[in-house]
Molecule: transfer RNA
Organism: Leptospiraceae bacterium
RNA sequence: GCCCGCUUAGCUCAGUUGGUAGAGCGUUUCCCUCGUAACGAAAAGGUCGCCAGUUCGAUUCUGGCAGUGGGCU
Numbered sequence: 001g002c003c004c005g006c007u008u009a010g011c012u013c014a015g016u017u018g019g020u021a022g023a024g025c026g027u028u029u030c031c032c033u034c035g036u037a038a039c040g041a042a043a044a045g046g047u048c049g050c051c052a053g054u055u056c057g058a059u060u061c062u063g064g065c066a067g068u069g070g071g072c073u
Stems, first nucleotide, its partner, number of pairs: 001072007010025004019056001027043004049065005
């Protein structure tokens, strides 16, 4: 330099042939207990990497940029 993949909650990851996003773990509160943990219940937590384009509508499609991983030279 060229090619390919990935970027979504604090972490690990789903998801949608375009219609306002979820799980597990973690955190907080409650319940339980002599007490703690575990079990059980509930809640909080996301401009879906950034900037544009298309569209009535973009996390999803297109382009560029950035980060990250891999391959070739």